[in-house]
Context: one part of a larger RNA
RNA sequence: AGCACAGGGUGAAUGCCUUGGCACCAAUCGCCGAUGAAGGACGUGACAAGCUGCGAAAAGCCGUGGGGAACAGCAAAUAUGUAUUGAUCCACGGAUGUCCGAAUGGGGAAACCCACAUGAAUUAAACACUCAUGUAGUAUAAAGCGAAUAAAUAACUUUAUAUGGGAAGACGGGGUGAACUGAAACAUCUAAGUAGCCCCAGGAAUAUAAAUCAAACGAGAUUCCGUAAGUAGUGGCGAGCGAAAGCGGAACAGGCCAAACCGCGAAACUUCGGUUUUGCGGGGUUGCGGACUGUAUAAGUGACCGAUAGUUCAGCAGAAGAUUGUUAGGAAAGACAGCACCAUAGCGGGUAAUAGUCCCGUAUGCGAAGAACGAAUCGGAGCGACAGUAUCCAGAGUACCACGAGACACGAGAAACCUUGUGGGAAGCAGGGGGGACCACCCUCCAAGCCUAAAUACGAAUUGGUGACCGAUAGUGUAGAAGUACUGUGAAGGAAAGGUGAAAAGAACCCCUGGCGGGGAGUGAAAUAGAACCUGAAACCCUGUGUUU
Numbered sequence: 001a002g003c004a005c006a007g008g009g010u011g012a013a014u015g016c017c018u019u020g021g022c023a024c025c026a027a028u029c030g031c032c033g034a035u036g037a038a039g040g041a042c043g044u045g046a047c048a049a050g051c052u053g054c055g056a057a058a059a060g061c062c063g064u065g066g067g068g069a070a071c072a073g074c075a076a077a078u079a080u081g082u083a084u085u086g087a088u089c090c091a092c093g094g095a096u097g098u099c100c101g102a103a104u105g106g107g108g109a110a111a112c113c114c115a116c117a118u119g120a121a122u123u124a125a126a127c128a129c130u131c132a133u134g135u136a137g138u139a140u141a142a143a144g145c146g147a148a149u150a151a152a153u154a155a156c157u158u159u160a161u162a163u164g165g166g167a168a169g170a171c172g173g174g175g176u177g178a179a180c181u182g183a184a185a186c187a188u189c190u191a192a193g194u195a196g197c198c199c200c201a202g203g204a205a206u207a208u209a210a211a212u213c214a215a216a217c218g219a220g221a222u223u224c225c226g227u228a229a230g231u232a233g234u235g236g237c238g239a240g241c242g243a244a245a246g247c248g249g250a251a252c253a254g255g256c257c258a259a260a261c262c263g264c265g266a267a268a269c270u271u272c273g274g275u276u277u278u279g280c281g282g283g284g285u286u287g288c289g290g291a292c293u294g295u296a297u298a299a300g301u302g303a304c305c306g307a308u309a310g311u312u313c314a315g316c317a318g319a320a321g322a323u324u325g326u327u328a329g330g331a332a333a334g335a336c337a338g339c340a341c342c343a344u345a346g347c348g349g350g351u352a353a354u355a356g357u358c359c360c361g362u363a364u365g366c367g368a369a370g371a372a373c374g375a376a377u378c379g380g381a382g383c384g385a386c387a388g389u390a391u392c393c394a395g396a397g398u399a400c401c402a403c404g405a406g407a408c409a410c411g412a413g414a415a416a417c418c419u420u421g422u423g424g425g426a427a428g429c430a431g432g433g434g435g436g437a438c439c440a441c442c443c444u445c446c447a448a449g450c451c452u453a454a455a456u457a458c459g460a461a462u463u464g465g466u467g468a469c470c471g472a473u474a475g476u477g478u479a480g481a482a483g484u485a486c487u488g489u490g491a492a493g494g495a496a497a498g499g500u501g502a503a504a505a506g507a508a509c510c511c512c513u514g515g516c517g518g519g520g521a522g523u524g525a526a527a528u529a530g531a532a533c534c535u536g537a538a539a540c541c542c543u544g545u546g547u548u549u
Stems, first nucleotide, its partner, number of pairs: 001548009015534001016499002020470002022467007029459002031166002039100003042055003046078001050074002061094006070082003105114003115135006137163008171202001172200005182189001186236001212219002223250005233241002254451003257395001261282009287429001289393003292388004300383002304380005310373004315366003321339001323338005340357002342346001348360003400424007410436001431446005486493002506533001509520004
């Protein structure tokens, strides 16, 4: 030195475990913000570095309700306190809430600097310090003031109201709008009105009460699902794109103005007779219209208002073996044997191993002073009739046309319908639009004003549940002070790191030692469970014995 066996060290795999994740389902809820948000800085504890909580009233103050014995967060120990005159804790409401941040008195290199006005406090009276309140911009409205410039207007001032920013990388509406790609190249086309960017919202949004479809019969707002149907079509008729009616469902709800007419007021003009314009109130709202002229006043509806069931936000009650013997064990809830009991409860978790009857719970039943929701219920406001038809009204730079575009499943096509950049430009109920060029007949509807729940989309948040989901190199990047440490000028990037034991019973005391560490003693079932702590593979290292050279 090799080999074999044995025993160790190191090392962390593996096994077992789960405080944490992941996905889905259901219900709830769906905004916060100048009453200063989201997010932070700095403080705040007897001692206090981090996290959590809170804000100079600072791990807290007050009230109401719950609860009933311990409590002063994570977090042990010491000190000092609190609590049956009800603490800690839980729910709801209120108070306080430094500084930054839309940040808003001015400035600014965020958490800082510098002000003004008024008042308070202070003072003998004041100044200063201190405290409180106000002081940004924009829009709208009202009032005042008021240039060049006579009238006027702009500007300016004041007051009132609103707004600003954030989020959940989700869902919605609008604006703008690619390319890779496919067409086996590529240009029309496709990808795609997608991604991106911008604006604006809401708990949903959009749409919505026929100038709609249909077809000779009829339907009767919108939205969503299924079907019709990969059909009809469209298409370098290539690649591809791709309906609608109808039918079956979900859910259902319809309303209000403008105008005619009447009344009140204002302004301008006036031949003082009025005329025109305009504001407010009544009236009226559709294709069997309304005004107007007559007659009449309730069934119904009720999306607005109020109240209330109910639900949610703390909680409460809650059955039955502390069974008998044996067994092995550190420990019984295990095993064996015997006798019981409950069950609308034998889901689940814990307890020294596997417990219906030990504990928490579970089935079931009950509960709110206060707060939120409230589509159900009750009451109310409001709405809500018929006949006649001479006259009046019924949405104009609109409909429509031409040219140019876009959008419709539809690429200019026979290309309607819809939107509109430019130009032209109606009718007035004996009216007007549509029925896929256009015309006729016929049918159907009433544009150029507004509002409208539900069925639908999504999931940041809350509650409950489920898993042929993970089990610490997995599952979130994060099971520990994790978006931390650390890296980067910055945008940004971004870790590692779980397990003593049933219980700290965490090793008093003695010995070696400077200490670390170790040997005894003791605890424990176990210490080769000793805190570098469950199990403890391999690589790698060592010791002993044997053997070979």
Notes: RNAcentral holds the full RNA, with entries from SILVA. Predicted 3D model of a 549-nucleotide part of an RNA (large-subunit ribosomal RNA, domain I) from a wastewater metagenome. Its Rfam family is "Bacterial large subunit ribosomal RNA". Its family is annotated with structural constituent of ribosome and ribosome in the Gene Ontology. The prediction has a mean pLDDT of 84.